[in-house]
């Protein structure tokens, strides 16, 4: 320098263009002599960033930041 993949709650991940879920983790309540387990329920996201296209973009295009991968 070329090319590709990936970027979404604190973690690991989902979302045929149509209100962003879920498991864990975290609080709070039952349950327990008490812990853990378990049952209910609460909070948490500017979906890397700009920008376009569409009535509507996490999805689709360009550009750019970062991570990995190949290949020069």
């Nucleotide at each position: 320098g070329c090319u590709g993949g990936c970027g979404u709650g604190g973690c690991u991940c989902a979302a045929c263009g149509g209100u962003a879920g879920a498991g864990c983790a975290g609080c709070g309540c039952a349950u327990u002599c008490g812990u853990a387990a378990u049952g209910c329920g609460c909070a948490g996201g500017u979906u890397g960033g700009u920008g376009g296209u569409u009535c509507g973009a996490u999805u689709c295009c360009a550009c750019u930041c970062g991570c990995c991968a190949g290949c020069u």